Overview:
A computed fold for an 85-nucleotide RNA from a Candidatus Bipolaricaulota bacterium, annotated as c-di-GMP-I riboswitch aptamer.
[in-house]
Formats: sequence, structure tokens, C1' cells
RNA sequence: GAUACGAAACGGCAAACCCGCGCGAAAGCCGGGGGCGCAAAGUCGCGGAUCUACGGGAGGUUCCCAUGAUGGCCGGACUGCCGAA
Repeated sequence: GAUACGAAACGGCAAACCCGCGCGAAAGCCGGGGGCGCAAAGUCGCGGAUCUACGGGAGGUUCCCAUGAUGGCCGGACUGCCGAA
């Protein structure tokens, strides 16, 4: 110095929930508050999985389909702070 690893330290991110003449058909996202937690809870929809169905199809109490969404569902890829055992 690098990889692995994750004690400590400086910090980082931000769940539920609340607010918004916010965006969206919805799932969900964005902004503010708020912290459940997270060593990648940084980035990427490549693979899987899950959610939604404006629209389309079948059907008439409904069901199916992603082109939409989820990176804090998992895998993978790329990048990154610190340095004890």
C1' cells in the first nucleotide's frame, strides 16, 4: 500500500408516521418534519421476486397482461469514508 474484515472515531443515509391547492390512473416518487434501522440503506432496473393496471384482453360481483414501480426484497456489476483485532 492492497484485499479481506468490522472494534473505535469523524461523519453519512433515513423506516413507520405527519404535512404539502406537489407529481402520478395507481403502485409509488419528490420536498419538509421525523428516526425504525443500515458498513455501502451510495449508484445501476442486467437476472429473479414483489406491487400497481391509465391502457389492452376476457368477462359482466371479477380475472389476466408491464410499457410503470420497488436499489431499505434478493442476486449481480461499479464506486466509496475510517483503520483496532

The source organism's lineage runs through Bacteria, Bacteria candidate phyla and Candidatus Bipolaricaulota. The prediction has a mean pLDDT of 88.